[in-house]
Molecule: c-di-GMP-I-GGC riboswitch aptamer
Organism: Bacilli bacterium
RNA sequence: CCUUUGAAAGGCAAAUCUAUCGAAAGGUAGAGACGCAAAACCACGGGCCUGACAGUCGCGACUUCUACUCGCACUAUGGCAGCCGGGUUGCCAAUU
Numbered sequence: 001c002c003u004u005u006g007a008a009a010g011g012c013a014a015a016u017c018u019a020u021c022g023a024a025a026g027g028u029a030g031a032g033a034c035g036c037a038a039a040a041c042c043a044c045g046g047g048c049c050u051g052a053c054a055g056u057c058g059c060g061a062c063u064u065c066u067a068c069u070c071g072c073a074c075u076a077u078g079g080c081a082g083c084c085g086g087g088u089u090g091c092c093a094a095u096u
Stems, first nucleotide, its partner, number of pairs: 004094003011036002016031006034082001040088003044085003047080003054075003058072004
């Protein structure tokens, strides 16, 4: 230096609850531990979640018709790094 492993020390913290921010997904803090050797960091590729605002020769309602308006559907400028891949950095010490 590389590979493997996870006994000891130390570390992180799912669900859930509380507070708070947000339209939501979700974030942050505290409690809490299902798990984790990168469960550290980065939304670059795929994937997943959300749909306020905005957009759409889209669908429906309203209307005599159109427009407006309302509802629905679709679309990230939103999010997830504890879904997979990729990039960056890295602790302890046993073995080869």